[in-house]
RNA sequence: UUCUUAUCAAGAGAAGUGGAGGGAACGGCCCUUAGAAACUUCAGCAACCUACCUGUUUGGUGUGGUGCUAAUUCCGUGAAUUAUUGAUUUAAGAUUUUAAAUCAAAAUAAUUCGAAGAUGAGAG
Numbered sequence: 001u002u003c004u005u006a007u008c009a010a011g012a013g014a015a016g017u018g019g020a021g022g023g024a025a026c027g028g029c030c031c032u033u034a035g036a037a038a039c040u041u042c043a044g045c046a047a048c049c050u051a052c053c054u055g056u057u058u059g060g061u062g063u064g065g066u067g068c069u070a071a072u073u074c075c076g077u078g079a080a081u082u083a084u085u086g087a088u089u090u091a092a093g094a095u096u097u098u099a100a101a102u103c104a105a106a107a108u109a110a111u112u113c114g115a116a117g118a119u120g121a122g123a124g
Stems, first nucleotide, its partner, number of pairs: 001124008013042005021031003025077004043069003048065002051061003073116001078113008086103007
């Protein structure tokens, strides 16, 4: 770096160095000199692999290997469906409106699937 597969609504931060960016990309929206990224130390979360215990419920502990510790992967991006908003026609009613049918695009919202990404495990 590529492929396969599982998970991604929960959880868990302080200090030191550092000195302006960061949240993958784009848009939005946020965080940040009351100190960003990065590095180090300590602490914690979790339970993917592993080890041990139990003995088949796929459980417990947290030894070792990762990983993670603002906001749902911060939200959205592509597709489908549904709802609302529009125009035209017809009918009814008559200052305004209501109902039905047809049409095309856009916007908004919701749901589902996907794409992309992250992490683990396995393979090349």
SAM riboswitch aptamer (S box leader) from Hypnocyclicus thermotrophus, 124 nucleotides, folded computationally. The source organism's lineage runs through Bacteria, Fusobacteriati, Fusobacteriota, Fusobacteriia and Hypnocyclicus. Of the family's consensus pairs, 95% are formed in the model. Rfam family: SAM riboswitch aptamer (S box leader). Rfam describes the family as follows. The SAM riboswitch is found upstream of a number of genes which code for proteins involved in methionine or cysteine biosynthesis in Gram-positive bacteria. Its mean pLDDT, the model's own confidence on a scale to 100, is 80.